[in-house]
Context: one part of a larger RNA
RNA sequence: GCCAACGAGUUUACAGAAGUUGCGAAGUCUAAUCUGCAAAAGCAGAGAAGGCAUAGGGAAACCGAGUCUGAAAAAGGCGUUUAACAUUAAUCUAUCCAGAUUAAUAAUAAAUUUUUUAUCAAUCUGGAUAGGUUUAUGUUUAAGCAGCUUCUGUAAGACCCGAAACCAGGUGAGCUUACCUUGGCCAGGGUGAAUCUAUCAGAAAUGGUAGAGGAGGCCCGCACCGGUGAGUUGUGCAAGACUCUCGGAUGAGCUGAGGUAAGGAGUGAAAAGCUAAUCGAACCUGGUAAUAGCUGGUUCUCUCCGAAAUAGCUUUCGGGCUAGCGGUUGGUUAUGAAAAAGAGGGGGUAGAGCUACUGGUUCAUAAGUAAAGGGCGAAAGCUCGACUUAUGAGUCAAACUCCGAAUACCUCUUUUUCUAUCCAACUAGUCAGACUGUGGGGGCUAAGCUCCAUGGUCAAAAGGGGAACAGCCCAGAUCGCCGUCUAAGGUCCCUAAAUUCUUGCUAAGUGUGAAAGGAAGUUAUUAUCCUCUGACAGAUAGGAGGUUGGCUUAGAGGCAGCCAUCCUUUAAAGAGUGCGUAACAGCUCACUAUUCGAGGAUAAUAGCACCGAAAAUUUACCGGGGCUAAGCAAGAUACCGAAGACGCGAUUUAGCUUUGUUAAAUACAAAGCUAAAGGUAGGAGAGCAUUCUAUAUCCGUUGAAGUUCGAUCCGUGAGGACGAAUGGAGGAUAUAGAAGAGAGAAUGUUGGC
Numbered sequence: 001g002c003c004a005a006c007g008a009g010u011u012u013a014c015a016g017a018a019g020u021u022g023c024g025a026a027g028u029c030u031a032a033u034c035u036g037c038a039a040a041a042g043c044a045g046a047g048a049a050g051g052c053a054u055a056g057g058g059a060a061a062c063c064g065a066g067u068c069u070g071a072a073a074a075a076g077g078c079g080u081u082u083a084a085c086a087u088u089a090a091u092c093u094a095u096c097c098a099g100a101u102u103a104a105u106a107a108u109a110a111a112u113u114u115u116u117u118a119u120c121a122a123u124c125u126g127g128a129u130a131g132g133u134u135u136a137u138g139u140u141u142a143a144g145c146a147g148c149u150u151c152u153g154u155a156a157g158a159c160c161c162g163a164a165a166c167c168a169g170g171u172g173a174g175c176u177u178a179c180c181u182u183g184g185c186c187a188g189g190g191u192g193a194a195u196c197u198a199u200c201a202g203a204a205a206u207g208g209u210a211g212a213g214g215a216g217g218c219c220c221g222c223a224c225c226g227g228u229g230a231g232u233u234g235u236g237c238a239a240g241a242c243u244c245u246c247g248g249a250u251g252a253g254c255u256g257a258g259g260u261a262a263g264g265a266g267u268g269a270a271a272a273g274c275u276a277a278u279c280g281a282a283c284c285u286g287g288u289a290a291u292a293g294c295u296g297g298u299u300c301u302c303u304c305c306g307a308a309a310u311a312g313c314u315u316u317c318g319g320g321c322u323a324g325c326g327g328u329u330g331g332u333u334a335u336g337a338a339a340a341a342g343a344g345g346g347g348g349u350a351g352a353g354c355u356a357c358u359g360g361u362u363c364a365u366a367a368g369u370a371a372a373g374g375g376c377g378a379a380a381g382c383u384c385g386a387c388u389u390a391u392g393a394g395u396c397a398a399a400c401u402c403c404g405a406a407u408a409c410c411u412c413u414u415u416u417u418c419u420a421u422c423c424a425a426c427u428a429g430u431c432a433g434a435c436u437g438u439g440g441g442g443g444c445u446a447a448g449c450u451c452c453a454u455g456g457u458c459a460a461a462a463g464g465g466g467a468a469c470a471g472c473c474c475a476g477a478u479c480g481c482c483g484u485c486u487a488a489g490g491u492c493c494c495u496a497a498a499u500u501c502u503u504g505c506u507a508a509g510u511g512u513g514a515a516a517g518g519a520a521g522u523u524a525u526u527a528u529c530c531u532c533u534g535a536c537a538g539a540u541a542g543g544a545g546g547u548u549g550g551c552u553u554a555g556a557g558g559c560a561g562c563c564a565u566c567c568u569u570u571a572a573a574g575a576g577u578g579c580g581u582a583a584c585a586g587c588u589c590a591c592u593a594u595u596c597g598a599g600g601a602u603a604a605u606a607g608c609a610c611c612g613a614a615a616a617u618u619u620a621c622c623g624g625g626g627c628u629a630a631g632c633a634a635g636a637u638a639c640c641g642a643a644g645a646c647g648c649g650a651u652u653u654a655g656c657u658u659u660g661u662u663a664a665a666u667a668c669a670a671a672g673c674u675a676a677a678g679g680u681a682g683g684a685g686a687g688c689a690u691u692c693u694a695u696a697u698c699c700g701u702u703g704a705a706g707u708u709c710g711a712u713c714c715g716u717g718a719g720g721a722c723g724a725a726u727g728g729a730g731g732a733u734a735u736a737g738a739a740g741a742g743a744g745a746a747u748g749u750u751g752g753c
Stems, first nucleotide, its partner, number of pairs: 001753006011156013027052003033046005056063002066078004083140005089134014104119004109114001159297002162294001166287006177261009186251001188220003191216001195212007224248003229244004263279001265275003300687006310323005324430002326427006336418010351403001352401002358397003362393008373384004433458010463474003478650004483646003489640003492625003498637001500636006511627001517611002521608010538595005544568003549563003574589001578587002651677011688742001690739010706726005712721003
């Protein structure tokens, strides 16, 4: 490193919410405990103690459909609950029917009066229908209580792994440090202290010489102990070695055995060294699953919605809490959004302005002030500068304003389009943002800089363009199609589409990198002037005299400098434009004539080009080839071009309509219409697979599970079938239930290679 297996939101209690089940029109639930059955787990019954609810208000006493505040009957706060349907019974109202009575009208027969029929009205009796109230019963739900499921919170290890540490009790001095007791070891050579003897000297102390002697943290150097320098080694011979070299080697020496001293303690010729390969606090076990606002990891599928990187507070700034923005459920309705038009508002920005304030600022003129600064002067004083005022001209401001927009914002009305808005409950994530356009602060009008405001995109967005390129331009991907049209951007080849059309410009490969500045590049435009009575340029000739003007000066003769700058002859010629000389000379120009023969001179504006332009592996500043257009400017018509739009078909979601199922429905199914279906954090829904349990139904030695293979079938998918081979005894399906329930990552754990 790969493969396989294992590997992370669990359990209990309490609380809240949602869903669901039971009871339920004032209820509802039992707890402990007891009894019966049962091998046990457990099941059934008893048990209202008590909880919650049925009434609230007040801090409370307390009062109570009210109560509290209060002096209050004022005012205000918080409160003031009981359904539907069916059947039955009673009662009331309305309508209809039948009968009876009374009155009226009309007709009829007889006619004084009356009879019959019809209509209408009133009253009474009976019945039917509809509605209201009440009684009883039943059903359904409501308030409510209890159980179960899911989500969230709190307490617990609380999604999993991970510290360095802290505390307690023990185990260690067979390594090492120091000490105690008792033993052992140190080749060989050198040096030659004290002391003694002899002798000499000396009065002696003592000294000299010779000999003996054998001291020392003495010298050289083995064993032994150490570890200086270099090399080798560095998956080693070795978790400190080997080779050469080097220090001590009778001493504070080295060493064996036995013993003593230990964890905030020992020991230490002191390095925080050593205390068993562990030391700025050993090791083992326990507290202990310490804690970790930190890092890493967190396992199947499909569908719908979809953020934030902000504010306030925070021993707070890489963490939290509340709000903002998301989701789900229920309710609410036009209260929402955008655009256009209209009406009504407030403002002090951009701009502008300043004898309209405040505060700057330049010049001129006038008047004035002062002991003051500079200059002149003996002084008076003058002058420059300063200051004040006035006048004239000019100028500036985020913290100036006599003024003052466009937009933006608020309210209302109308129209159009869209689908939100608001309320309540439950429940997230977010608090590191990035670039880009615009308005600003900081910075250097530096930064892929930093901080605000306001849009966009990315974040969380694929596709097309930009050669390549999160943030730029176009455009928002449900799926399929060898259909159509476009956007940005393009159409000579690479490379889909114009070697398209019209008119100009560029000659620099400009295009295909850059400034101040430079410049008879070229095109267009404007203005003034000269010109066949001959311009401009060139060529030929002249360019003279007074005079060397005066001054100055060594000199100054057109030409160092100063002053003046006239006159004459002329076609014309400066008291001289530039070289030149010591000064002259010489050359040249202005100016004039001739020649030549057609445009020329100057100034300005605009377009496109030119120079300015030097870098490091390789052309390398068009993506490339290459291009004189295939460059630039203006215009025109085609075409290409995306997952955009349209067309056809399919799936799902939401809404609506119709039909069906059903006791009924907002549920389910079918058909149709409309709209929608990018997505990180995150929310919601629907499913697949694994293990076990219960019930039911089945399969299997005529071959279960597992394994291997398949170009087959089904499902959007997780997955499921089928077939073949292997295998050799268990397995599957349906409906429920319970979870050690899904791996690719954690320097994961174990095994294998």